[in-house]
Parts: sequence; structure tokens; C1' cells
RNA sequence: GCAGAAGUGGCUCAGUUGGGAGAGCGUUAGACUGGAAAUUGAAAGGUCCCUGGUUCAAUCCCAGGCUUCAGCA
Repeated sequence: GCAGAAGUGGCUCAGUUGGGAGAGCGUUAGACUGGAAAUUGAAAGGUCCCUGGUUCAAUCCCAGGCUUCAGCA
């Protein structure tokens, strides 16, 4: 340089051929216990990588950019 994949709570990831943002683990306080672990119900935590466009409406479609990964040269 060429072509490609990925980017979503603290971490690992799901999601939808456009309309409610989610799971597991983790964290916090509670229950349980003599105390802790385990278990259990709950809560907090996200401008869905950035900018622009299309649309009544974008995490999802389009364009450009950034970062990471692996491939070719």
C1' cells in the first nucleotide's frame, strides 16, 4: 500500500433485514450465618467508537474518520 473483520454497562458478549438497550460475571447495600463463604431477591452503572447524511424515527442503513485484530504484498 491492498482487501477484510470487530468497536454495545467495570470485564466477556448477545441483540435487531429501523420503533421496548439486554444477559452472565463483577460492584453496592439487604436476607441467611456466631462470623465468613456459598445461596437468594434487589439496586446502581450505557450520549451502543466519533462526525455527517437518509428517515416521522438510527445501536441497526449510507458516507467519511479513529482504534484494535488477523491476511496479502
Transfer RNA from Gopherus agassizii, 73 nucleotides, folded computationally. Rfam family: tRNA. The family's RNA type in Rfam is transfer RNA. The RNAcentral record of the sequence draws on Rfam.